[in-house]
Context: one part of a larger RNA
RNA sequence: UGACGGGGGCCCGCACAAGCGGUGGAGCAUGUGGUUUAAUUCGACGCAACGCGCAGAACCUUACCAGCUCUUGACAUGGGAAGUAUGGGCCUGAGAGAUCGGGUUCUUCAGUUCGGCUGGCUUCCACACAGGUGCUGCAUGGCUGUCGUCAGCUCGUGUCGUGAGAUGUUGGGUUAAGUCCCGCAACGAGCGCAACCCUCAUCCUCAGUUGCCAUCAGGUAGGGCUGGGCACUCUGAGGAAACUGCCGGUGACAAGCCGGAGGAAGGCGGGGAUGACGUCAAGUCCUCAUGGCCCUUACGGGCUGGGCUACACACGUGCUACAAUGGCGGUGACAGUAGGACGCAAUGGGGCGACCCGGAGCCAAUCCACUAAAAGCCGUCUCAGUUCGGAUUGUACUCUGCAACUCGAGUGCAUGAAGCUGGAAUCGCUAGUAAUCGCGGAUCAGCAUGCCGCGGUGAAUACGUUCCCGGGCCUUGUACA
Numbered sequence: 001u002g003a004c005g006g007g008g009g010c011c012c013g014c015a016c017a018a019g020c021g022g023u024g025g026a027g028c029a030u031g032u033g034g035u036u037u038a039a040u041u042c043g044a045c046g047c048a049a050c051g052c053g054c055a056g057a058a059c060c061u062u063a064c065c066a067g068c069u070c071u072u073g074a075c076a077u078g079g080g081a082a083g084u085a086u087g088g089g090c091c092u093g094a095g096a097g098a099u100c101g102g103g104u105u106c107u108u109c110a111g112u113u114c115g116g117c118u119g120g121c122u123u124c125c126a127c128a129c130a131g132g133u134g135c136u137g138c139a140u141g142g143c144u145g146u147c148g149u150c151a152g153c154u155c156g157u158g159u160c161g162u163g164a165g166a167u168g169u170u171g172g173g174u175u176a177a178g179u180c181c182c183g184c185a186a187c188g189a190g191c192g193c194a195a196c197c198c199u200c201a202u203c204c205u206c207a208g209u210u211g212c213c214a215u216c217a218g219g220u221a222g223g224g225c226u227g228g229g230c231a232c233u234c235u236g237a238g239g240a241a242a243c244u245g246c247c248g249g250u251g252a253c254a255a256g257c258c259g260g261a262g263g264a265a266g267g268c269g270g271g272g273a274u275g276a277c278g279u280c281a282a283g284u285c286c287u288c289a290u291g292g293c294c295c296u297u298a299c300g301g302g303c304u305g306g307g308c309u310a311c312a313c314a315c316g317u318g319c320u321a322c323a324a325u326g327g328c329g330g331u332g333a334c335a336g337u338a339g340g341a342c343g344c345a346a347u348g349g350g351g352c353g354a355c356c357c358g359g360a361g362c363c364a365a366u367c368c369a370c371u372a373a374a375a376g377c378c379g380u381c382u383c384a385g386u387u388c389g390g391a392u393u394g395u396a397c398u399c400u401g402c403a404a405c406u407c408g409a410g411u412g413c414a415u416g417a418a419g420c421u422g423g424a425a426u427c428g429c430u431a432g433u434a435a436u437c438g439c440g441g442a443u444c445a446g447c448a449u450g451c452c453g454c455g456g457u458g459a460a461u462a463c464g465u466u467c468c469c470g471g472g473c474c475u476u477g478u479a480c481a
Base pairs, nucleotide, nucleotide: 001481002480003478004477005476007475008474009473010472011471012470013469015465016464019429020428021427022426023425026320027319028318029317030316031315032314033313034311035310042053043052064306065305066304067303068302069301070300073129077128078127079125080124081123082122083121084120087106088105089104090103091102092101093100094099109119110118111117131295132294134293135292136291140289141288142284143283144282145280147278152191153190154189155188156187157186158167159166160165171182172181173180197272198271199270200269202240203239204238205237206236207235208234211230212229213228216227217226218225243266246260247259248258249257250256322422326381327380328379329378330377331376339368340367343362344361348357349356350355388419393414394413395412396411397410398409399408435457436456437455438454439453440452441451
């Protein structure tokens, strides 16, 4: 100087407390451990691994296993030789396919000295080499997590100290903040904080179609449907607006704090992006890049099939429930984000349904998915393993795809398991939040309870900082570095 203390002081955070809803019990989904297996590819392991890499394992993916098969190789550059571009369709033989043949047909680049001469392409030969998701994240770059959006981390000059170092950065107030004020052997400065950026909330201006419809006219069963209009909504570009600016109190005449006015918004207005010096030899050699090591008829390449989907069990994360604030039937109103040509698909028709037939319109503020659901109203069920719950199983189908046996999703009928609120323990959340309800998107042929978004309905509680956890500043002890 740090680090640590079941030392002290001050302060903060959904840290506790006060509340609301969960997890831990059940069934299922998913990840992991373990076990099994020819293989169940690999990585990730307290917080900060475990719905994580995976924004989607039937083949492919795929790295694993078995078998078959290739050896200058699936891919790059260079040398030699031969051919002439070459590439594709169809038929056909062997084979699981990779692959190895046969036939037929269409097509035939540029330059040119018209010579396969040059480039290019194909085949063959030999070698340099290719190739490796093989090892080392404790050799590395890059990227990322975490402490933590915590308020800290430092430097120059000066001063003090023999020196390590100190001072500044401590102190008195204050703040979300090393934020600001005052003081002070310090005076300044840098990286952080804040602001500048995006978005939401108010208003104005400009613009007015594909959006909108107040006024006028026409029309309809109804409808911005038509003429017309750009007022309103909205869209999207520019601007205004919030600064403790104003008033009162308080404070040290300061910084600030408390209350009030006006205002769409008030003291950081809400949200996002933004992550200092560093810590964890944290994570990643399987995104990529890369040193070293290793393999080179194989640890490389291709293919078929299997596996990653196994199952006595254990854990994490979720979904659905156990019901009456509910289930079922009927009726029935109101969104927003975002997407659409290998696509979204209306009206219409068929099917109980998944879906099928068909195809208007739309490269989309134009057309489409698109009737959101919960809520509300009416009826029924009356506390029961039930009209709760839906697992499991049987059967008949639908769709995608070369192909749903291992191993997809969905539908109808039948079946109707556990479960009556979950021990010790443990998690999230302070407002348009929690809870609850549906909708969209990426990935994607198909497959979502996951992920990323969107809107609807919409709470309770916070006395307080003694205690648990984490953190900041000062101080103290230390046999630790």
A computed fold for a 481-nucleotide part of an RNA from a wastewater metagenome, annotated as small-subunit ribosomal RNA, 3' major domain. Its Rfam family is "Bacterial small subunit ribosomal RNA". Gene Ontology terms of the family: structural constituent of ribosome and ribosome.